[in-house]
A computed fold for a 116-nucleotide RNA, annotated as SAM riboswitch aptamer (S box leader). It was read from a public genome assembly, where an Rfam model found it. The model forms 97% of the base pairs in the Rfam consensus. Its mean pLDDT, the model's own confidence on a scale to 100, is 83.
RNA sequence: UCCUUAUCAAGAGCAGUCUAGGGAACGGGCCCGAUGAUGACUGCGGCAACCGGCGAACCACCUUUUCGCCACGGUGCCAACUCCCGCAAAGCGGCUUUCGCUUUGGAAGAUGAGGG
Numbered sequence: 001u002c003c004u005u006a007u008c009a010a011g012a013g014c015a016g017u018c019u020a021g022g023g024a025a026c027g028g029g030c031c032c033g034a035u036g037a038u039g040a041c042u043g044c045g046g047c048a049a050c051c052g053g054c055g056a057a058c059c060a061c062c063u064u065u066u067c068g069c070c071a072c073g074g075u076g077c078c079a080a081c082u083c084c085c086g087c088a089a090a091g092c093g094g095c096u097u098u099c100g101c102u103u104u105g106g107a108a109g110a111u112g113a114g115g116g
Base pairs, nucleotide, nucleotide: 001116002115003114004113005112006111007110008109013044014043015042016041017040018039021032022031023030026086027085028084029083045078046077047076050074051073052070053069054068055067056066057065082108087105088104089103090102091101092100093099
């Protein structure tokens, strides 16, 4: 860097140093920011069961699945749903179209696990 797959409405932040714009990218909206955001590093703290560990259910066995516990193992995360919309379909309103609202799917992205 690419491919496959699962999840993404819950949860959890303060301080110091450097940094002025930031919320992935482009457009629109909205929001954060000299009362110092964002990012990086450091310190301390917290959330969470993806991998992992232990136990149980199911089962003739294997595979698979489900549930509970564990955060002194490996990652991850700690403003706003992944901040919202963008593409498509359906429903409703309008009713020629444009358009508005809701839902679902898709795309893109993030994280884990596996692979090239």